[in-house]
Context: one part of a larger RNA
Molecule: small-subunit ribosomal RNA, central domain
Organism: uncultured prokaryote
């Protein structure tokens, strides 16, 4: 390479957008590039294969044939692919009318709790633990009452419930804004799918500059525990956690399951629409579209499991894997302020 794979054995890029490339709906006509049939020339000889022959046989040698899977000339075919022209509406998109939502951004507002400050009451403890101690307190703490300030987070509702491509999103109001679903079948007429490179987004921690700093709290100090205790427990506490601007670009970034389309039993629950039936409403029943779960048939699977939200059956495109260690390391390149990221071996060894 061929072949086989990627939930858990090695293997799906964290997620998206998207150029090139690859692939692509139905019908009609044309063309003949691919394709197919025949044909022309060529495809050196030797070798291989077949037949016959020569050395006593064989190896070896000679003669003839075949083969040389390729390229090429000409003639023809027109189903499929391509190309050209025309048409269509089932894919895709638009319009109109409804709908749900912690989707995103900015501004403002609110209450509970907490800490601090100043005051009143009060007068000896408080706090903490397995037990204690460090710590706080007669310079009046803890407790309690009314007040002020500040920062961060939004209890209940809250739900294998909703939204988002993923990361993620939860008090309330306003403004701006993205996506989705349903209904009508009104318009465009294949405008589609995927995507190497590229670009953007990307938790936490970390970095730069400027703010902010209530609580919590790496580091650090102290008290305990212990043989020791650079820990677990306790008292403190700096970065940080928060905001603005800019970096970083990684996670068990997980459904450990790439994206798209089609097909293949059901049952049951939840969320969002629509239609019909029941005398009207409520309720209920039936049908239907989208989403989220559980269970399960066939099938698949080494098993566990999965099972219309596939890990089933197929097609298209991308990414990735190839024994363990060495090693996601060295080196080179590239990105970064740095930390480090991305790309990525070999010797050796089992």
């Nucleotide at each position: 390479c061929u072949g086989g794979g990627c939930a858990u054995a090695a293997a799906g890029c964290g997620c998206a957008c998207g150029c090139a490339g690859g692939c692509g709906g139905a019908c009609c006509a044309g063309u003949u590039a691919g394709u197919c049939a025949g044909u022309u020339g060529u495809g050196a000889a030797a070798u291989c294969c077949c037949a016959g022959g020569g050395c006593u046989c064989a190896a070896c040698c000679c003669u003839g044939g075949a083969a040389u899977u390729g390229c090429u000339u000409c003639u023809g075919a027109a189903a499929c692919u391509g190309c050209u022209g025309g048409u269509c509406u089932a894919g895709a998109g638009g319009a109109u009318g409804a709908g749900a939502g912690g989707g995103g951004a900015g501004a403002g507002u609110g209450g509970a709790a907490c800490u601090u400050c100043a005051g009143g009451u009060g007068g000896a403890g408080c706090g903490g633990u397995g037990a204690a101690a460090u710590g706080c307190g007669u310079a009046g703490a803890u407790a309690u009452c009314a007040g002020a300030a500040g920062g961060a987070a939004c209890a209940c509702c809250g739900g294998u419930g909703g939204c988002g491509a993923a990361a993620g999103c939860g008090a309330c109001u306003c403004u701006c804004u993205g996506g989705c679903u349903c209904a009508u079948u009104u318009c465009u007429g294949a405008c589609g799918c995927u995507c190497a490179g590229g670009u953007g987004c990307g938790a936490a921690a970390g970095c730069u500059a400027g703010g902010g700093g209530a609580g919590c709290g790496a580091a650090c100090g102290g008290g305990a525990u212990u043989a020791g205790a650079u820990a677990c427990c306790c008292c403190g506490g700096u970065a940080g956690u928060c905001c603005u601007a800019g970096c970083c670009g990684u996670a068990a970034a997980c459904g450990a399951u790439g994206a798209g389309c089609a097909c293949u039993a059901g049952g049951u629950a939840g969320g969002g629409g629509g239609a019909g039936c029941u005398c009207u409403g409520a309720c209920g029943c039936u049908c239907u579209c989208c989403c989220u779960g559980c269970u399960g048939u066939a099938g698949c699977u080494a098993a566990u499991g999965u099972g219309u939200u596939a890990a089933g059956u197929g097609c298209u495109c991308c990414g990735c894997c190839u024994g363990g260690g060495g090693a996601g390391u060295a080196u080179g390149g590239u990105c970064g302020c740095a930390a480090g990221g991305c790309u990525a071996a070999a010797a050796c060894u089992c």